[in-house]
Molecule: transfer RNA
Organism: Abditibacteriaceae bacterium
RNA sequence: UGGGGAAUGGCCAAAUGGUAAGGCAUCUGAUUCUGGUUCAGACGAUUCUAGGUUCGAGUCCUAGUUCCCCAGCCA
Repeated sequence: UGGGGAAUGGCCAAAUGGUAAGGCAUCUGAUUCUGGUUCAGACGAUUCUAGGUUCGAGUCCUAGUUCCCCAGCCA
C1' cells in the first nucleotide's frame, strides 16, 4: 500500500429494508430464620463516527476511526 472481516445496553449475542429479540449482570418482590437456589416483575440501546439513497436503514451506498486476517513493497 492492496484485499477481506468485525464494531449493536455494564458483558455476551440475534435481527428478509418495516415497532432493536434473547441470555448474563443490576434493581424490586415472593419463597427462606439469614444467604444462595428457584419463581415473578422491572430497568437499561442516538446499533463505532459523519453524510447519502429510501415513505422507511442495524441492514444498501460513500468517506473516516479502531481491531483482526491475508498478500505485496522498501530496508